[in-house]
Annotation:
The part of an RNA shown here (large-subunit ribosomal RNA, domain II) has 683 nucleotides and comes from Parabacteroides sp.

Context: one part of a larger RNA
RNA sequence: ACCUACGAGUUACUUUUUCUGGCAAGGUUAAGGCUCUCAGAGCUGCAGCCGAAGCGAAAGCGAGUCUGAAUAGGGCGCUAUAGUCAGAAGGAGUAGACGCGAAACCAAGUGAUCUACCCUUGAGCAGGUUGAAGGUUGGGUAACACUAACUGGAGGACCGUACCGGUAUACGUUGAAAAGUGUUCGGAUGACUUGAGGGUAGGGGUGAAAGGCUAAUCAAACUUGGAGAUAGCUCGUACUCCCCGAAAUGCAUUUAGGUGCAGCCUCAGGGGAUUUCUUAUGAGAGGUAGAGCGACUGAUUGGAUGCGAGGGCUUCACCGCCUAUCAAGUCCUGACAAACUCCGAAUGCUCAUAAGAUUACUCUGGGAGUGAGGGCGCGGGUGCUAAGGUCCACGCCCGAGAGGAGAAGAAUCCAGACCAUCAGCUAAGGUCCCCAAAUGUAUGUUAAGUUGAAUUAACGAAGUCGAAUUGCAGCGACAGCUAGGAUGUUGGCUUGGAAGCAGCCAUUCAUUUAAAGAGUGCGUAACAGCUCACUAGUCGAGCGGUUUGGCGUGGAUAAUAAUCGGGCAUAAACAUACUACCGAAGCUAUGGAACCAGUAAUGGUUGGUAGGGGAGCAUUCCAAAUUGCGUUGAAGGUAUAGCGAUAAGCUGUGCUGGAGUAUUUGGAAAAGCAAAUGUAGGU
Numbered sequence: 001a002c003c004u005a006c007g008a009g010u011u012a013c014u015u016u017u018u019c020u021g022g023c024a025a026g027g028u029u030a031a032g033g034c035u036c037u038c039a040g041a042g043c044u045g046c047a048g049c050c051g052a053a054g055c056g057a058a059a060g061c062g063a064g065u066c067u068g069a070a071u072a073g074g075g076c077g078c079u080a081u082a083g084u085c086a087g088a089a090g091g092a093g094u095a096g097a098c099g100c101g102a103a104a105c106c107a108a109g110u111g112a113u114c115u116a117c118c119c120u121u122g123a124g125c126a127g128g129u130u131g132a133a134g135g136u137u138g139g140g141u142a143a144c145a146c147u148a149a150c151u152g153g154a155g156g157a158c159c160g161u162a163c164c165g166g167u168a169u170a171c172g173u174u175g176a177a178a179a180g181u182g183u184u185c186g187g188a189u190g191a192c193u194u195g196a197g198g199g200u201a202g203g204g205g206u207g208a209a210a211g212g213c214u215a216a217u218c219a220a221a222c223u224u225g226g227a228g229a230u231a232g233c234u235c236g237u238a239c240u241c242c243c244c245g246a247a248a249u250g251c252a253u254u255u256a257g258g259u260g261c262a263g264c265c266u267c268a269g270g271g272g273a274u275u276u277c278u279u280a281u282g283a284g285a286g287g288u289a290g291a292g293c294g295a296c297u298g299a300u301u302g303g304a305u306g307c308g309a310g311g312g313c314u315u316c317a318c319c320g321c322c323u324a325u326c327a328a329g330u331c332c333u334g335a336c337a338a339a340c341u342c343c344g345a346a347u348g349c350u351c352a353u354a355a356g357a358u359u360a361c362u363c364u365g366g367g368a369g370u371g372a373g374g375g376c377g378c379g380g381g382u383g384c385u386a387a388g389g390u391c392c393a394c395g396c397c398c399g400a401g402a403g404g405a406g407a408a409g410a411a412u413c414c415a416g417a418c419c420a421u422c423a424g425c426u427a428a429g430g431u432c433c434c435c436a437a438a439u440g441u442a443u444g445u446u447a448a449g450u451u452g453a454a455u456u457a458a459c460g461a462a463g464u465c466g467a468a469u470u471g472c473a474g475c476g477a478c479a480g481c482u483a484g485g486a487u488g489u490u491g492g493c494u495u496g497g498a499a500g501c502a503g504c505c506a507u508u509c510a511u512u513u514a515a516a517g518a519g520u521g522c523g524u525a526a527c528a529g530c531u532c533a534c535u536a537g538u539c540g541a542g543c544g545g546u547u548u549g550g551c552g553u554g555g556a557u558a559a560u561a562a563u564c565g566g567g568c569a570u571a572a573a574c575a576u577a578c579u580a581c582c583g584a585a586g587c588u589a590u591g592g593a594a595c596c597a598g599u600a601a602u603g604g605u606u607g608g609u610a611g612g613g614g615a616g617c618a619u620u621c622c623a624a625a626u627u628g629c630g631u632u633g634a635a636g637g638u639a640u641a642g643c644g645a646u647a648a649g650c651u652g653u654g655c656u657g658g659a660g661u662a663u664u665u666g667g668a669a670a671a672g673c674a675a676a677u678g679u680a681g682g683u
Base pairs, nucleotide, nucleotide: 001683002682003681004680005679006678011095012094013093014092015091016090017089018088019087020086021085022084023083026050027049028048032044033043034042035041036040054061055060064076065075066074067073098236099235101233105226106225107224108223109222110221116200117199118198119197120196121195122194123193124192125190127159128158129157130155134151135150136149137148138147139146163187164186165185168183169182170181171180202218204214205213206212239616240615241614242613243612244611249262250261251260252259253258263370264369265367266366267365268364269363270362271361275360276357277356278355279354280353281352282351283350284349290343291341292340297337298336302332303331304330305329308326309325310323311322312321313320373398374397375396376395377394379392380391381390382389403414404413405412418592419591420590421589423588424587425586429582430581431580432567433566434565438579440578441577442576443575444574445573451569452568459554460553463551464550465549466548467547468546469545470544471543472542480538481537482536483535484534486511487510488509491505492504493503517532521530522529593606594605595604596603597602617672619669620668621667622666623665624664625663626662628661629660636656637655638654639653640652641651642650643649
């Protein structure tokens, strides 16, 4: 992993609602007793319970009663009456209460054959080295001291076996081993190691202390019990078809992944009325968008004027004068606001009337689920006018929605799948090939493979195609070529120098001219030199400036090898217009099914998670009936064929098997497996 078997809403009591049945202003017996054909049935048994009357705390009174001084008012009742006992089903409560699952808590016991420490009694430690105290002899001293040699054999001494350990590293990691092996390393006469016997026990022991050890278990051992602890948590929860079909919101919560009430779904019963919905018309409330602000509250641009203030001058003082300062008010001008409004829509909302749709509405009761939502569009808050961000409002979709398009893709576009069909028409989107359909028509644009998916800016540029406007031009433009481009003068000043060309100044003049600046750049130390403006000739037809639109260009940068989905394409790109075709579970056609409404004809409906409701299939057992089938072969197995308006399923036949079993109508459940890291067995 697979197969087989097992595996989860049960049972008791109480209560509530619905259905079925009995009796009914009543209904009903419980325990017990008696009888019988005895796990049962019948007959008794009116104790009790519910209902028929309420109000009050109660005494109590009673269609009333309580409060109260009240014959007042008010509260709860009466005057419209149906209950009760069983059975079945849906819920709730109490019980383990759909199943499995803790970590833990408590009690009583069992453990020191592992290990920690202790007690008693034993045992073990190759070999080598070092050479303490003390001693002896000699020297030495007044005597000591001191000293040399020898002796001696101390030490938590040294090196190193056994033994004990476990430093580093490699291997091992479904191991040879639930802690080892190899190499290396520490201690090795000691706080050493070790045998045997004994002691300390679970909030306890023991601990040279690591929360270590206490039998492969330790921040509280193990075993059994309380015990099916509890689990607002996770996982799982088993046959079929049909009808409807949500929510992820509000308020509250020691509440936030739970729950209560409401909202939204479903089922049953009732009500039915211009109830409900849509559109149109009419009438209303409102202060948003916008707009405005000499209409408030605030904020506010520039200018004019300048109350007043500051500063300066003046003066004996007052007066006065001035101002690169501040500035009220007024005038002109511009403009802002979620918590401003003199104003003020569109929508939406309410009411009325009309038309259309048509029960879509509402009430009572049974059952829920939901109470983590998400994306997109639009109006906003927050944030960075960031986020696949976050919080509201309105709408759509996903959720719970299949199909087509978007290369692929929950929510984007198109479109809502009852079933069948080798029929047709379309939507979005497409029509060169992959790939169904145009290598379509007409007119342009692009040359960048731009583009053919999305997304790129400021800024730059004789890219190119249009539009507008304005100059020059056969009295010859523009570009090119030939020639000239001079003189006063090296203008004046400055300066070391300054001569068109470092800088400053300027009636930057004048002359000769076809034309030529007191000079547009390069250049020199300064000159020189080159060039331009300007002019003539040559040439012979258009040439410039500005503004604006289309498509292109640079700007252009991301991590494994690139690409429009690919091939590729100069259209098969882009723009505008048109025609045809393809294209879906849409629509149509033909046939069929179920449900709802309706007398019918007929019409409508039939995607679906949580969830509600309905109808069935299968399994085991029981009762009755057919007494049915069966060794002339039951159940089961296997192969095959058929049936069913769809399914769960049902039936026939062959082979196998070898003794029970089927149908109908009812009843009762240990009543259906793919999942629970499910349990057991097998492979």
Taxonomically the source falls in Parabacteroides (Bacteria, Pseudomonadati, Bacteroidales, Tannerellaceae). The prediction has a mean pLDDT of 82. RNAcentral holds the full RNA, with entries from ENA.